[in-house]
Molecule: transfer RNA
Organism: uncultured Clostridia bacterium
RNA sequence: GCGAGGGUGGCGGAAUCGGCAGACGCGCACGUUUGAGGGGCGUGUGGUUCAUACCUUGCGAGUUCAAGUCUCGUCCCUCGCA
Numbered sequence: 001g002c003g004a005g006g007g008u009g010g011c012g013g014a015a016u017c018g019g020c021a022g023a024c025g026c027g028c029a030c031g032u033u034u035g036a037g038g039g040g041c042g043u044g045u046g047g048u049u050c051a052u053a054c055c056u057u058g059c060g061a062g063u064u065c066a067a068g069u070c071u072c073g074u075c076c077c078u079c080g081c082a
Stems, first nucleotide, its partner, number of pairs: 001081007010026003019065001027045007046055003058074005
């Protein structure tokens, strides 16, 4: 340099054909159980806000009523080829 795959909460990782973004797990917080710890169980857990509400899928643009998903550009990571 060329080709392919990928980038989503604190972490891993879902999201069927373009239609509620963050399921599920880990972690964390509080409660409960215990003499205490561990483990179990229950509730909660993206950001801003008192709240309503708004924002959020690497970054920028486009298509669309509607984009994590499609298109273009760009950055980064992995693999293959040279």